[in-house]
RNA sequence: CUCUUAUCAAGAGAGGUGGAGGGACGGGCCCGAUGAAACCCGGCAACCGCCGUAUAAGGUAUGGUGCCAAAUCCUGCAGGUUUUAACCUGGGAGAUAAGAG
Numbered sequence: 001c002u003c004u005u006a007u008c009a010a011g012a013g014a015g016g017u018g019g020a021g022g023g024a025c026g027g028g029c030c031c032g033a034u035g036a037a038a039c040c041c042g043g044c045a046a047c048c049g050c051c052g053u054a055u056a057a058g059g060u061a062u063g064g065u066g067c068c069a070a071a072u073c074c075u076g077c078a079g080g081u082u083u084u085a086a087c088c089u090g091g092g093a094g095a096u097a098a099g100a101g
Stems, first nucleotide, its partner, number of pairs: 001101008013041001015040003021031003025076004042068003047064002049060003072093001077090005
């Protein structure tokens, strides 16, 4: 990097360092000196692992990841409803985990 499978409406500090950016990408719309990113501490969560088992339920954050504004913030393609502004369904893209190449 590619492929397969699963999940994506819940959850998570008014702490330190740090200083201007951040929310994947385009379009929106937002967050930010009443301080962004990043790092540390703290926390959330059971995908793997471990315990347990009817091999189900369940338990566990000491291990491997992950995550901590807004539904994956909304939307990006197709279809439907319709009070034309909204809403619904599917897909695509993305993220994370486990496995394969």
This is a predicted structure of a 101-nucleotide RNA (SAM riboswitch aptamer (S box leader)) from Thermosyntropha lipolytica DSM 11003. Its Rfam family is "SAM riboswitch aptamer (S box leader)". Rfam links the family to the GO term regulation of gene expression. The coordinates come from a structure-prediction model, not an experiment, and the mean pLDDT is 86.